[in-house]
The RNA shown here (small-subunit ribosomal RNA) has 1431 nucleotides and comes from an uncultured Pseudomonadales bacterium. Its mean pLDDT, the model's own confidence on a scale to 100, is 82. The sequence is in RNAcentral, with records from SILVA.
RNA sequence: AGAGUUUGAUCCUGGCUCAGGAUGAAUGCUAGCGGUGUGCCUUAGGCAUGCAAGUCGAACGGUCCCGAGUCGCAAGGCUCGGGGUAGUGGCAGACGGGUGAGUACAAAGUAGGAAUCUACCUAUUGGUGGGGAAUAAUUUCGCGAAAGCGGGACUAAUACCGCAUAAUUCCGCAAGGAAAAAGGACGUAACUGUCCGCCGAUAGAUGAGCCUGCUCGCUAUCAGCUUGUUGGUGGGGUAAUGGCCUACCAAGGCGAUGACGGCUAGGGGGCGUGAGAGCGUGGCCCCCCACAAGGUUACUGAGAUACGGAACCUACACCUACGGGUGGCAGCAACCGGGAAUAUUGGACAAUGGACGAAAGUCUGAUCCAGCGACACCGCGUGCGGGAUGACGGCCUUCGGGUUGUAAACCGCUGUGGUAGGGGAGCAAAAUUUGAGAGUACCUUACUAGAAAGCACCUGCUAACUACGUGCCAGAAGCCUCGGUAAUACGUAGGGUGCAAGCAUUAUCCGGAAUCAUUGGGCGUAAAGAGUAUCGUAGGCUGCCUUUUAAGUGAUGGGUUAAAUAUCCCGACUCAAUCGGGAACAUGCCUAUCAAACUGGAAGGCUAGAGGUAAUUCGGGGAUGUUGGAAUUCUUGGUGGAGGAGUGAAAUCCGUUGAUAUCAAGAAGAACACCAAAGGCGAAGGCAGACAUCUAGGAUUAUCCUGACGCUGAUGAACGAAAGCUAGGGGAGCGAAAGGGAUUAGAGACCCCUGUAGUCCUAGCCGUAAACAAUGGACACUAGCUAUCUUCCGUAAGGGGGGUGGCGCAAGCUAACGCGUUAAGUGUCCCGCCUGGGGAGUACGGCCGCAAGGCUAAAACUCAAAGGAAUUGACGGGGAAACGCACAACCAGCGUGCCAUGUGGUUUAAUUGGAUGAAAAACCCUGAACCUUACCUAGAUUUGACAUGCAUCUGCAAGUCCUGUGAAAGCAGGAUUCCUUCGAGGGUGAUGCACAGCUGCUGCAUGGUUGUCGUCAGUUCGUGUCGUGAGGCGUCCGCUUAAGUGCGGUAACGAACGCAACCCCUGUUCUGUGUUAAAUAUCCACAGGAGACUGCCUACGUCCAACGUGGGAGGAAGGAGGGGACGACGUCAAAUCAGCAUGGCGCUUACAUCUAGGGCUACACACAUGGCGUAAUGGGCGGUACAACGGGUAGCGACAGAGCAAUCUGAAGCAAAUCCUAAUAAAACCGUCCUCAGUUCGGAUUGCGGGCUGCAACUCGCCCGCAUGAAGGGGAGUUGGUAGUAAUCGCAGGUCAGCUAUACUGCGGUGAAUACGUUCUCGUUUCUUGUACACACCGCCCGUCAAGUCAACAAAGUCAGCAGUACCCAAAGUCGGUAUCCCUAACCGCAAGGAAGGGACCGCCUAAGGUAAGGUUGGCGAUGGGGGCUA
Repeated sequence: AGAGUUUGAUCCUGGCUCAGGAUGAAUGCUAGCGGUGUGCCUUAGGCAUGCAAGUCGAACGGUCCCGAGUCGCAAGGCUCGGGGUAGUGGCAGACGGGUGAGUACAAAGUAGGAAUCUACCUAUUGGUGGGGAAUAAUUUCGCGAAAGCGGGACUAAUACCGCAUAAUUCCGCAAGGAAAAAGGACGUAACUGUCCGCCGAUAGAUGAGCCUGCUCGCUAUCAGCUUGUUGGUGGGGUAAUGGCCUACCAAGGCGAUGACGGCUAGGGGGCGUGAGAGCGUGGCCCCCCACAAGGUUACUGAGAUACGGAACCUACACCUACGGGUGGCAGCAACCGGGAAUAUUGGACAAUGGACGAAAGUCUGAUCCAGCGACACCGCGUGCGGGAUGACGGCCUUCGGGUUGUAAACCGCUGUGGUAGGGGAGCAAAAUUUGAGAGUACCUUACUAGAAAGCACCUGCUAACUACGUGCCAGAAGCCUCGGUAAUACGUAGGGUGCAAGCAUUAUCCGGAAUCAUUGGGCGUAAAGAGUAUCGUAGGCUGCCUUUUAAGUGAUGGGUUAAAUAUCCCGACUCAAUCGGGAACAUGCCUAUCAAACUGGAAGGCUAGAGGUAAUUCGGGGAUGUUGGAAUUCUUGGUGGAGGAGUGAAAUCCGUUGAUAUCAAGAAGAACACCAAAGGCGAAGGCAGACAUCUAGGAUUAUCCUGACGCUGAUGAACGAAAGCUAGGGGAGCGAAAGGGAUUAGAGACCCCUGUAGUCCUAGCCGUAAACAAUGGACACUAGCUAUCUUCCGUAAGGGGGGUGGCGCAAGCUAACGCGUUAAGUGUCCCGCCUGGGGAGUACGGCCGCAAGGCUAAAACUCAAAGGAAUUGACGGGGAAACGCACAACCAGCGUGCCAUGUGGUUUAAUUGGAUGAAAAACCCUGAACCUUACCUAGAUUUGACAUGCAUCUGCAAGUCCUGUGAAAGCAGGAUUCCUUCGAGGGUGAUGCACAGCUGCUGCAUGGUUGUCGUCAGUUCGUGUCGUGAGGCGUCCGCUUAAGUGCGGUAACGAACGCAACCCCUGUUCUGUGUUAAAUAUCCACAGGAGACUGCCUACGUCCAACGUGGGAGGAAGGAGGGGACGACGUCAAAUCAGCAUGGCGCUUACAUCUAGGGCUACACACAUGGCGUAAUGGGCGGUACAACGGGUAGCGACAGAGCAAUCUGAAGCAAAUCCUAAUAAAACCGUCCUCAGUUCGGAUUGCGGGCUGCAACUCGCCCGCAUGAAGGGGAGUUGGUAGUAAUCGCAGGUCAGCUAUACUGCGGUGAAUACGUUCUCGUUUCUUGUACACACCGCCCGUCAAGUCAACAAAGUCAGCAGUACCCAAAGUCGGUAUCCCUAACCGCAAGGAAGGGACCGCCUAAGGUAAGGUUGGCGAUGGGGGCUA
């Protein structure tokens, strides 16, 4: 510090995801040791048991035990001392410890303040005199299950109460008045004395209470809140101020700088992260607050509204004799529950600290220690050195090897650790004493390599790769994605990488994210400028000069900002974590002084901003009224007489009851031709015949006046097209809806005929538009060219001001497109708005509206994209140009019939397999009776029908012959018999092992070959240059060509593969040669040359050139002469594993091999390619003429004979320019018959008889003869052909024993017609344009419906929570009242009694409870409507 992911690729925008750090964590796998920390985040749920707050006998009286003394005969009494103890009394219990429920402020943080209190402690000062009455304990009586309670009697005090005194304090203006106390211990013969106390007062320290400024969450879909409320007076209350409380008076107080309400939350020091600013967080430690089962309340006290005190209510739990009682772990342990999850019912007061005590001391789950947990951080170890036949094993392999790997074994060494033994701390202070931890840490001796390595990952991001298994399955995944038979992505193994006693995963936070942007973003088209420049509030910002002030600002001091943490330095534990010391920091607040530039305040001035005045001028600016002509429709009348209207074509429609047309007259409503424009005005919406009135505004000139009066503008007000709504008018034309006619598969549309709302006017509402320049307003600055409107100067040319447009490589900006003085440039000020796509501008709520609807405006859920600009292609029922038998023109066909062949389908034991739009289908196959043959049935063989090697055996078993069996293959049996250099060498056989074999699968693993676009003219590269880039230019434009062929232009210049040419055949000619031919010549054949290049002339076209067109000369041939071979970059995962080769997979007594028979030849049917036909341009018969390419010895076969013929018998010649095929080649030509008919056309089909090939013609061959004699001018549609072509005619060859050949490949004979032309069909090329396509239009993609699923909304209702309101009832309790009732020690009084107090009663307030109507939040909800996802 970045990376992955939108695309075919690119740049941008933008989200999602990752790499880092962290945690009070949890989960999975694993685990050697130690140190230091840390450990219920969930139910503030419930809690058995134990412990956590007591202490003081030097305050007091008893009592128990022990001891001493004394008296007594003894029992026992008295006195004293020591120890313990319930009670009275004092102090403590308000600390320490826990938790975070509540609380958005009565809290917290920070800085200040005045109207207060403060036990124990410190200092100072003054006192401590003299009396009194009770009471617990104890005893006794009684009640009760218990807890406990009551009555009588007795007693003490540092318990309680008067009196005296008053330094001082308090009250009061003063006079004056009021207020205290307690003793105990030591010691003494006693007093004095000492110590600890007690009382009054002052001061301090500490702690606490109160008040104020500032700071401290989210929400406006919470906008108004408030009646003790805000203030005052009197009174009460408090330690103290105060509506804190009360009575009265006034009507205030708070709020868009967010009151009130809702939701959430203890706050801070700090902690995590980050470069920082920030963001998140508040566990441990420290400070503050709040709470103690849920609530209310006071008492005591210095301090509490009191965690281990009290009273009451409620819920829960326990005990009970049923009458009544008891309890509060959010103290430490422990238990149950909850939960993903969090420890021991441990030891000690030795240390530190606390309470009490004079002290000894007692208490202390505070604390110090130990235990459990890898929960975190830190440290150490699991050995170290040598050791190559690079061992075995594993894995991979191209079989050579590589790797695991110096790793192991083996040799030597060490002892962190472990085991055992010995010693043994610090923590302990002050003379002695005191250690839970602990016989621990540590030191030392001996022995021991022995107990001690895992986890995740290995496609990219991201370090690390192979094999096997699996086969869109199982699974993986943080994102993109991986898996459909060769997976570095799944699972396992080997290897590797990373970290390491841990490693991964999950969750959460920060970072990356400049992805809320103060630092540090944007808004023309990506999300984003409100419709408006109207008016304008608050707010923000604001010209020049002078003086002043000192709020902001700056400087220098002071106070504070606790400690701890963090940073730096130093130090202590062997190091580190950890701990200690110091420095600095603590960005803040308060305060003092100074400065005065800038901002602000005050005062004064100026004129450049702004406004006013005067003059001139402009315009469809607005409102109202008046008025005009053309057109349309309608009405009336005249003329007239058959159509009109409408359309792509029609029809509905109008018309003989007289339309359309035409003339005249009249009526009505709406809109304003020409002018007119690149024009004008207005804030925008918008504004157009003419005239008048009213009214608003802009510009220019003058430089006269005011003197900053300005800019922007949240909320608010106003205006605001069309459509729509309400009421009343109006209604010619047009015209939603509706009706009819067409079109169409349908037509709810486009077209046509009608036509209602509406469109128009008046009054009101609505408040939205792609309300767009998709561009908020103001001001200033930054090259130009040009047009136009208006105005001023000027005779004019021209110049100045203001507006509206166009262009632009000035600069600059922008992702690009583009913008560019009318900015999207450079700056300042103010407002509005945006933060991934969808859900959704939707739901709910609120406001507005008559309604329609508008404004404001979410979430759940879901996706990894959505998007902008530009690029290259592809595509378009876009455009332009051009080409092609592409269409058109012409000729002949196909599609019908019969047959042949191929294919599909069906059938079958098998009908082997492949090829399937063009680009499969007389294709593979250039020859299926057996063979072929791959298929089926049956019978056989197993190292094999075929190849190579090794081992063993035999020494012939092979081969040959024979026999049996059999369909054959084969099986069984018999006979005969090797060579040699003698090495068991060669050959052969058998057995066994390696292996052979496979037309088995995958053409989507491949090579090679082929088809196709297409013989179309295209496809690229180097350098350069333009662009951020993909890419562009070059290859474009003009002309031209069959051609990216050439010429000219040009940021291109060159080049490559294609085109053309070079090659072959053919057309003319020459030269040479000459087997055959009787032979010169000719012809012919072979070989080699020549010839054609728009080269020459002319005219025209074009600026020129290239080139084209017409004509000409010459020539056999004239503009590529004709034909062939030759096929660019690439496309179709096109075809072929069955031609061959080949990876992988599969079979191996079978998916291999052999044999016989069958099948590939089936047959309702469909398709494709052909043949023959349908006849007279013909058919039959007869006569007669002219070819070329080829083939031949297992062959062609003359000739002669036989046969009607196929053919047979004999047989010459020829390995070929010689012989044969071969014949008359056929059509053509001549003659004759047939005469328009299912025929003398046509020949299918069938019967009989023959011939040939071949082991073999049944399935299943061909040929001959005789006989038989089907169908039969072809719908939609469609094919080939532009000249020696089509059409027509025959001939030859290959394959081959024969043949299904009508096929294929060639050969020659005869030999046409037509092309106006490029509108259309198909295909192709180039340029251009649009695109949401890129698997590329056979694309993409919208909505309904059907099914599944998910979340949210509405919904009759129903359940629950929360906060209030009103009323009822009202516990405990404080306060107040009463003194009728009851009780009472202290004071007064001789007494009676009084004073005073308590109870009781009454009253106010009040927790809980009840009732009622509402509010608000949440759950469920039949059903309903929409939304997301799913092949």